Large-subunit ribosomal RNA, domain II from Ruminiclostridium cellulolyticum H10, 681 nucleotides, folded computationally. The source organism's lineage runs through Bacteria, Bacillati, Clostridia, Eubacteriales and Ruminiclostridium cellulolyticum. Its Rfam family is "Bacterial large subunit ribosomal RNA". Its family is annotated with structural constituent of ribosome and ribosome in the Gene Ontology. The RNAcentral record of the full RNA draws on Rfam.
Context: one part of a larger RNA
RNA sequence: UCCGGCGAGUUAUUGUAUGCAGCAAGGUUAAGUACUAGAGGUACGGAGCCGAAGGGAAACCGAGUGUUAACCGCGCGAAUAAGUUGCAUGCUAUAGACCCGAAACCGGGUGACCUACCCAUGGACAGGUUGAAGCGGGAGUAAAAUCCCGUGGAGGACCGAACCACAUGACCGUUGAAAAGGUCUGGGAUGAGCUGUGGGUGGCGGAGAAAUUCCAAUCGAACUCGGAGAUAGCUGGUUCUCCCCGAAAUAGCUUUAGGGCUAGCCUCAAGGGAAAAUCAAACGGAGGUAGAGCACUGAAUGGGCUAGGGGCCUUACCGGGUUACCGAACCCUAUCAAACUCCGAAUGCCGUAAUGAUGUUACUUGGGAGUCAGACUAUGAGAGAUAAGUCCCAUAGUCAAAAGGGAAACAGCCCAGACCAUCAGCUAAGGUCCCAAAAUCACAGUUAAGUGGGAAAGGAUGUGGGUUUGCUAAGACAACUAGGAUGUUGGCUUAGAAGCAGCCACUCAUUCAAAGAGUGCGUAAUAGCUCACUAGUCGAGUGAGCCUGCGCCGAAAAUUACCGGGGCUAAACUGUGUACCGAAGCUAUGGAUCCAUUUAUGGGUGGUAGGGGAGCUUACUGUUGUAGGUAGAAGCAAGAUCGAAAGGACUUGUGGACGAAGCAGUAGUGAGAAUGCCGGA
Numbered sequence: 001u002c003c004g005g006c007g008a009g010u011u012a013u014u015g016u017a018u019g020c021a022g023c024a025a026g027g028u029u030a031a032g033u034a035c036u037a038g039a040g041g042u043a044c045g046g047a048g049c050c051g052a053a054g055g056g057a058a059a060c061c062g063a064g065u066g067u068u069a070a071c072c073g074c075g076c077g078a079a080u081a082a083g084u085u086g087c088a089u090g091c092u093a094u095a096g097a098c099c100c101g102a103a104a105c106c107g108g109g110u111g112a113c114c115u116a117c118c119c120a121u122g123g124a125c126a127g128g129u130u131g132a133a134g135c136g137g138g139a140g141u142a143a144a145a146u147c148c149c150g151u152g153g154a155g156g157a158c159c160g161a162a163c164c165a166c167a168u169g170a171c172c173g174u175u176g177a178a179a180a181g182g183u184c185u186g187g188g189a190u191g192a193g194c195u196g197u198g199g200g201u202g203g204c205g206g207a208g209a210a211a212u213u214c215c216a217a218u219c220g221a222a223c224u225c226g227g228a229g230a231u232a233g234c235u236g237g238u239u240c241u242c243c244c245c246g247a248a249a250u251a252g253c254u255u256u257a258g259g260g261c262u263a264g265c266c267u268c269a270a271g272g273g274a275a276a277a278u279c280a281a282a283c284g285g286a287g288g289u290a291g292a293g294c295a296c297u298g299a300a301u302g303g304g305c306u307a308g309g310g311g312c313c314u315u316a317c318c319g320g321g322u323u324a325c326c327g328a329a330c331c332c333u334a335u336c337a338a339a340c341u342c343c344g345a346a347u348g349c350c351g352u353a354a355u356g357a358u359g360u361u362a363c364u365u366g367g368g369a370g371u372c373a374g375a376c377u378a379u380g381a382g383a384g385a386u387a388a389g390u391c392c393c394a395u396a397g398u399c400a401a402a403a404g405g406g407a408a409a410c411a412g413c414c415c416a417g418a419c420c421a422u423c424a425g426c427u428a429a430g431g432u433c434c435c436a437a438a439a440u441c442a443c444a445g446u447u448a449a450g451u452g453g454g455a456a457a458g459g460a461u462g463u464g465g466g467u468u469u470g471c472u473a474a475g476a477c478a479a480c481u482a483g484g485a486u487g488u489u490g491g492c493u494u495a496g497a498a499g500c501a502g503c504c505a506c507u508c509a510u511u512c513a514a515a516g517a518g519u520g521c522g523u524a525a526u527a528g529c530u531c532a533c534u535a536g537u538c539g540a541g542u543g544a545g546c547c548u549g550c551g552c553c554g555a556a557a558a559u560u561a562c563c564g565g566g567g568c569u570a571a572a573c574u575g576u577g578u579a580c581c582g583a584a585g586c587u588a589u590g591g592a593u594c595c596a597u598u599u600a601u602g603g604g605u606g607g608u609a610g611g612g613g614a615g616c617u618u619a620c621u622g623u624u625g626u627a628g629g630u631a632g633a634a635g636c637a638a639g640a641u642c643g644a645a646a647g648g649a650c651u652u653g654u655g656g657a658c659g660a661a662g663c664a665g666u667a668g669u670g671a672g673a674a675u676g677c678c679g680g681a
C1' cells in the first nucleotide's frame, strides 16, 4: 500500500406532536391472583391516573370566584364542551445515549534485583617517584633557638597498569553490532576512593556533595487494578436508492466571541378564506443626501474705508501732524466645510379606490431543522497612506450550494441556470489567417511604433483633422552678394574698460537705402568675426498659437515569458454594414416524474446544511413439517437479460443438501474513508 471480515442515533422510562385503532362524558387498569390448548395467551383485579369546573396564598365559595368596607369596576374563568387507552413515527428529558480519542483526579495494592542514601559483613589496589613529623649523631649556645649529616616513611602527595555506571576532545555509528555503543585521546588511581553479599527507607512518599536528579529503558510526582463507558463547548468518522422543496454565515443577550438561547431565513401539516402578497404605471406624501451656496456657524484671498494700537515729528500742558506698520467692524472681490445651510435633486421609503403582470407566493397555529468563521466583484462612505488578495458598514450580483460557453489556464468577472434521449435547427457572451468551428467579408479612415501585445510626471520640427492669426507679387520665408558708418575710446570706474568685467543714463545726436552708445563669439586692452537693420539676386508661399485622433522617448530585477502559440503591416486601431460560427440557453421529436385545473392541456423538475415523501436489500419469526429440491437446494463463477435506481430474473458450469416467493412481524439491516480494529498478501 492493497484485499477480506468487524466497525457508529440503540434500549428503558417521561413529556409532547402527528398518523392509525378501541371505547367515549367517560377512558384505562398496575402490582398481583386464577386458568389453559404455553402465546407478543385468556379471565379476574378500579388501588391509582387522565378528563368532565373554576377562582383564591388559604379557609372557602362555586358558573362563578379573587380583589375590597363596597364595587361603576378590574383579573382569571363559564357561556362557545372531547377525552382517554394502546401501537407506530418525529423530537424532548433522565440515563455512557451516535462511535472512537485525552492530559488528568481519587481509592486499594505492587515495586529499592536499575538507581540514590544508609546499616552489617567481606574483597582488591603492578611498578616507579617525592621524602613531613619524630628519632640518632655532629656543629652551635650559658642553656635554648637554629643549622648540617643520617635515619625515618607522612600525604583527600607525584608518574602510571589493573580497577572506576569516570568521560575532555575528535571521528564513526543514527531503519546502529548497541533503545546511549565503538576507536583514538583524556581524568582519578591510599581515598569525600572502588567493589561482592545480606538488610533498610514507598509515591499527599522516599532518597538526593542539589541536576526537577533518581526511585526497574517510565518521574514537576512510579507502576498496577478499580471509580470508569471520568469529562472533552474540541478533532476525526458515521454504511442502500430515487423523488419534492431548500437555507444561513445576520440582530439581541451571553466569564460571550470557533459555544449557546430567542428572533430572522428553510421545510412539513392544518386552518381560514377571495381577499391578502410581490412587481409595473399613475397619483399623494414625509425628508435635507448628491449638487450648489455663503443668508447663519466657523475657516479663509486681495483691496477700500476706518475705531483702536505701535513708530516718527511737534508740544510747558492740553493737543496737533504724519505713516510702504498692526488692525476689530463695515463695503467690494475670490474661496472652503462630516458634526455650516438662504437652497436642493435623482433614487429609495410610506400610502392609494380603480388598472396591468405574476398566480397562492401573503397570513395564523403547530411538528422538525440547519445557520451565528463567509468570499470576491460593482457602487456609496468610514479606518488606512483617497496602500493592501487589508479592516469595517450599506445596496446589488455571483460563488458558497451551479454544471455548461467565453476570459490561454483562472470559486467570486461576462453569457447562461444541466429531468432523460437525439449523428436535428436558431442564438448569447465571445469570435470567423493556421493550431481551432466560422469573413484572408465590404466600404471609409488612422497607425509604421510589432504601437497593437504593460506604466506617470515631463519632453519632442512624428503624423492625420479642425481653428485663430502675422508677413507676402509695392516680392515675403530660406539662401547668396554688398553694406552695417560718424561725434566716440559716451560718462564713471579702473593698471587697462575702446559696443561687449561692472555702474550711470530725458540710450543722445549726425550722415543715411540702412546701421543699437550695441545680439553673441573674441582680446590684457585694442584688433578680428557676427547679429539686429538695409539694398540687390531669386520668384511663391512662409511663420506663430490653440483644440483634437493615432503614434515616439521617458521604460533597470531577480526560473523562459507583458499577443495562448505560429505568425500578422493587417490577421492592428476607429466608424458603418451584411453574413456565418458559437452553450447542457431557446426550438424540434420522443420519453419519465411532480403540481394545477376547465380532464385535456398548461407549468415545473441544478443543489450543500436541512425538512418532507416513496421504495430496494440483509438476518430471523409466523404462514411453514409450505411450494420446490440427488432428474441437483444454498453458495460460487460466467453471460450479449429486465427495471428510473437501490436491485430482480434466466441460462450454463461448479457445488452436493437444503430451501423460497407472496402477505405480515422484529431488527446486532447496507462501509471507502475514523493516523479505525483483526487477519492475509
Base pairs, nucleotide, nucleotide: 001681002680003679004678005677006676011095012094013093015091016090017089018088019087020086021085022084023083026050027049028048032044033043034042035041036039054061055060064076065075066074067073098237099236101234105227106226107225108224109223110222116201117200118199119198120197121196122195123194125191127159128158129157130155134151135150136149137148138147139146163188164187166186169184170183171182172181203219205215206214207213212221240615241614242613243612244611245610250263251262252261253260254259264371265370266368267367268366269365270364271363275360277358278357279356280355282352283351284350285349291343292341293340297337298336299335302332303331304330308326309325310323311322312321313320314319374399375398376397377396378395379394380393382391383390404415405414406413419591420590421589422588424587425586426585430581431580432579433566434565435564439578441577442576443575444574445573446572452568458553459552462550463549464548465547466546467545468544469543470542471541479537480536481535482534483533485510486509487508490504491503492502516531520529521528592605593604594603595602596601597600616670618667619666620665621664622663623662628658635654636653637652638651639650641648642647